[in-house]
Parts: sequence; structure tokens; C1' cells
RNA sequence: AAGGUCCCUGAAGUAAUCGCUGCCAAGGCAGAGGAAAGUCCGGGCACCAUAGGACAUGACGCUGGCUAACGGCCAGGAGCAGUAAUGCUACAGAAAGUGCAACAGAAAACAUACCGCCAGAGAUGGCAAGGGUGAAAUGGUGGGGUAAGAGCCCACCGCACAUCUGGUGACAGAUGUGGCAUGGCAAACCUCGUCAGGUGCAAGGCCAAGCAGCAACUUGGGUUGUCCGCCUAUAAGUUGCGGGUAGGCUGCUAGAGGGAACGGGUAACCGUUCUCCCAGAUAGAUGAUUACAUAAACAGAACCCGGCUUAUCGGGGGCCUUUUAU
Repeated sequence: AAGGUCCCUGAAGUAAUCGCUGCCAAGGCAGAGGAAAGUCCGGGCACCAUAGGACAUGACGCUGGCUAACGGCCAGGAGCAGUAAUGCUACAGAAAGUGCAACAGAAAACAUACCGCCAGAGAUGGCAAGGGUGAAAUGGUGGGGUAAGAGCCCACCGCACAUCUGGUGACAGAUGUGGCAUGGCAAACCUCGUCAGGUGCAAGGCCAAGCAGCAACUUGGGUUGUCCGCCUAUAAGUUGCGGGUAGGCUGCUAGAGGGAACGGGUAACCGUUCUCCCAGAUAGAUGAUUACAUAAACAGAACCCGGCUUAUCGGGGGCCUUUUAU
């Protein structure tokens, strides 16, 4: 220098003029985001007279930690990819059962032999080393052995089991034993384990205004995916048609909150002290113009918070590889 990879960070500022929303009260202060987005997870909060059990359904599935919680994050293990930095992984069970495997191929799971090798004159028998098929073919390499072959035997590697050592653990290493023993798919059904009651601020609470009832059905109704259970009434309930109103207050923004310093921890994160108050609209405010050489991109809060994912314009740094120079 080029390429790659990981992490951090900004999303404009000042002034003037004209506007909008909120607050104080009479001219001042504050006024969208890193994703406010998708609404995909998790929680707070609220209601359902309770959430308890069983079944069903769904999500998740290596280990340790963090957290209010998570399907999230951090650290690690194993496997895979990459020269490397680093990245990815639904990463439990295939000797519980059921099922699936197109085409090709002899054969796709307990059976088998197309070419081939060996014996034999042949019929036929022995074999699975080599070839060939496939996404996948019955441990691999080498040697011995044999008619030819074969874990048939041996060494190393792999695998299974046992013991020991290290580690909180996933797991790793060493030693020994066993010729190797039942191929793959569970984001196929399924089995095992963990978790989940439902509905969402149009929740819910209060005030004001207004109205007209009628019919049918049920003995019950509420909770629920279903059943049990639980709660509740004996004049209530459900449904349909009709009538009235579509106003205000609250919930509503001080919060698992922001910043700084110190401390603990590899980290996620946690603790202590100090400090700050930082949108709250309801048809929905947060804008426009000008100047400062100049501000572009994605994009607009609606109960709040933690994540994930997606969109997008910049800035900085660590590490790796290659090349060049000293």
C1' cells in the first nucleotide's frame, strides 16, 4: 500500500425571522430515532373472582455465567469452513416404536454381486481386493496371509468400553481391553427434558350528556383450546333487530432512566457516591427560510422497557494475509 476480518462511535451545530405542542406565567425553557420501522421474542403494568390439575398445542434443547425475563447477551467446549484474523452450527435421543430415501446402481438395510478375481473341461462353487453408481455402500492406511480374498492375523490411526489424571462443567489427555458389535434422516412422526392461563392502553378507572323498546332462546352465567375444578345468581343471561352517544379527565411518562468518577468481574454485567430531568400529541406538535465554503442517507414517537431482525450516510481503531521499502 492493497485485500480481508472484528470492534467502537456520530446521525449535526450556532444565529436571525415566521409558525406548531407542552410547562411556567408574559417572554422564556423544552420538543422524535439509532433504528421511533417489522411487530418476531421477553418482561413491566392493567383487566378477566384465581392462573389449581389433566390432556392438547407451541417454542426451545452442548457447558458455565449475566438478567426482571428471554427463543437475548457474555465466556468456554465440540464439529465444520477459512492460509490466517475470524465466522457458522435446532449441537438431546436412530439398540422404544412407526416411517422415508427420486435417479443411478448388483445391492439403500440384513439383504445382495453387473464388470472383475480364484478353482474347475464344464455345470457350478469360493470371494468382495479393484472398477463402476449414488447425496449416502458395511472402519482407513500399510504389511502378513491366501487358490483368490476377507479384522482372517499384526502395527498405526479411528471407534466402543473400563480405569486414572486435569477441569465447577461441557470436555480433554494418558493407559488398558475389545477385531469392530445395530449405516443415514428426528427444521419426518415420535420419545425425553425445560418453559408458557387468556386478552392488550381501543387494557383499565372516573365524570358528563343522551335513549325506547321489541323478539327469540337458555336455565344458567363467568373463566378456557378442551375437560375437571373454581367463582357467582335465583330473575338473570345470551343472541338478533331497533334507539342513544361518539365529549372531557385519568392511565401518560421520574424510568429495570441518562451522565461522570471509583471499585468488582476475562466479559456480558453488577455495586457505591455525586449529578441531571431529558417529547407527551389525540387527527395527532417537533417545521420552513436565510447566513456561517458545507449536512448528505435510512427514516416520524402514540403505555413503557430489554432484545432480535431489517433499512441507511459518515468517522476511528485492533488484528490477519500478501507485496514493497528500511